[in-house]
């Protein structure tokens, strides 16, 4: 070192649910709050879900899949 794993250790994040805000809705930001998570970091490329719905869109990565990166190293 590089693929598999995820026992420890040092970190990391941060549901719901409460106040505020933006927004036609979905949702989204901040504070608060921890339900968890070894990728729960980042990507909307493929399914499926949410809004809106003629079309065009929008939104979600904490729903599964892909794809790029990333801490430590006992077996």
């Nucleotide at each position: 070192u590089c693929a598999u794993c995820g026992c420890a250790a040092a970190g990391g994040u941060a549901a719901a649910g409460u106040c505020c805000g933006c927004g036609g809705a979905a949702u989204c930001g901040g504070a608060u709050g921890g339900c968890g998570c070894a990728a729960a970091g980042c990507u909307a490329c493929c399914u499926g879900c949410c809004c809106a719905g003629a079309a065009c869109g929008g939104g979600a990565a904490g729903a599964g899949g892909g794809g790029c990166u990333g801490c430590c190293g006992g077996a």